Small-subunit ribosomal RNA, central domain from Nocardioides marinquilinus, 350 nucleotides, folded computationally.
Context: one part of a larger RNA
């Protein structure tokens, strides 16, 4: 619980594709489903609501009216919605012609660093710390110098700078491939928005088989600290981090702010287009379309703030919340190889 919310009190689904469904640009005709108006009939009695009445009053009892929000039918209206047939170009696609991009998949390839491993040089230390010890080094260590070996991650440019629906993408080339933007005297004609259930993607972590394994490093050993110290520090180290298939499906998966459309002062940066001016180039200036901050006006707001990238003013779908705890828990269903996830109470308590 016919109401009021959802940025930060509870409350926007992780994100997109889409079915039912809901809703839907101009304009002509047409029909009369819905909506409207008039008329018949029905809508039992009781009750209720009124007028008057009857018991001395009233409780009560009886009449008369109304109600019975409705349901058939008829006649009629046709503005608005809906059906039906036809038009249009502004949503909405498509085509031509630039264009930006770390948007995705794959494969070769670079160069620094870290680490190992061989060989030179060369001697006692090195490391690490608040301060130290364990560690490592006379079996030559730390230092440097050549050579190799693997793996992983790409300094600088790098920007409140691009890109992509999010997650999320950064060295270079090449193949493949997905989306945008702007411009047009070009095309089709509302093809369109949202979407219950579906279905797809989906960081780390963690799971399976196999690979790989330099550097970091859960656990797990030791050294310190400390009353202790199952830690913060230190030396070391297995999973894991990497790479393919294949599960999981969840995050502060955040902007904490669901998609859509239309209206609503400005001013300033910056990334991408078209334009116009002004120019040897390079810079410049001005218009105007997309993106992306940053201040602000009227409005919102409970303040904080937000403000054409709305939290502002309305429409249209669709998720969601309704005192703390118990509890995203238990029980049941689905789902998983498992961990576990989706779903989602209640007693009792304050």
């Nucleotide at each position: 619980u016919u109401g009021g919310g959802c940025g930060u009190a509870a409350a926007g689904g992780g994100c997109u594709c889409g079915u039912a469904g809901g809703c839907g640009g101009u304009u002509u005709g047409u029909c009369g489903c819905g909506u409207c108006g008039g008329g018949a009939g029905u809508g039992a009695a009781a009750u209720c609501a009124c007028u008057g009445g009857g018991c001395u009053u009233a409780a009560c009892c009886g009449a008369g009216u109304g109600c019975u929000u409705g349901c058939u039918u008829u006649c009629g209206a046709u503005a608005c919605g809906g059906g039906c047939a036809g038009a249009c170009u502004u949503g909405a696609g498509g085509c031509a012609u630039u264009c930006a991009g770390g948007g995705g998949a794959g494969a070769a390839c670079g160069g620094a660093a870290u680490u190992c491993c061989u060989g030179g040089u060369g001697u006692a230390g090195c490391g690490g710390u608040g301060a130290a010890a364990u560690g490592c080094g006379c079996a030559g260590a730390u230092a440097u110098c050549a050579g190799g070996a693997g793996g992983a991650a790409c300094a600088c440019c790098g920007g409140u700078g691009g890109c992509g629906a999010a997650g999320g993408c950064g060295g270079u080339u090449c193949u493949c491939u997905g989306g945008g933007a702007a411009u047009g005297u070009u095309c089709u004609g509302a093809c369109g928005c949202u979407g219950a259930g579906g279905a797809g993607c989906g960081a780390a972590a963690g799971u399976g088989u196999g690979g790989g394994g330099a550097g970091c490093g859960a656990a797990c050993a030791g050294g310190a600290u400390u009353a202790g110290a199952u830690a913060c520090c230190c030396u070391g180290g297995u999973a894991g981090u990497c790479c393919a298939c294949a599960c999981c499906g969840u995050a502060a998966a955040c902007g904490u702010u669901g998609g859509g459309c239309g209206c609503u002062a400005g001013g300033u940066g910056u990334g991408g287009g078209a334009u116009c001016c002004a120019u040897c180039c390079a810079c410049g200036g001005g218009u105007u379309c997309c993106g992306u901050g940053c201040c602000g006006u009227a409005g919102c707001u409970a303040a904080c703030g937000c403000a054409u990238u709305a939290a502002g003013c309305g429409c249209c779908c669709c998720g969601c919340c309704u005192g703390g705890g118990g509890a995203g828990u238990a029980c049941g269903g689905c789902c998983g190889c498992a961990a576990g996830g989706c779903u989602a109470a209640a007693a009792c308590u304050c």
Background
Taxonomically the source falls in Nocardioides (Bacteria, Actinomycetes, Propionibacteriales, Nocardioidaceae). It matches the Rfam family "Bacterial small subunit ribosomal RNA". Its family is annotated with structural constituent of ribosome and ribosome in the Gene Ontology. The RNAcentral record of the full RNA draws on ENA and SILVA. The coordinates come from a structure-prediction model, not an experiment, and the mean pLDDT is 90.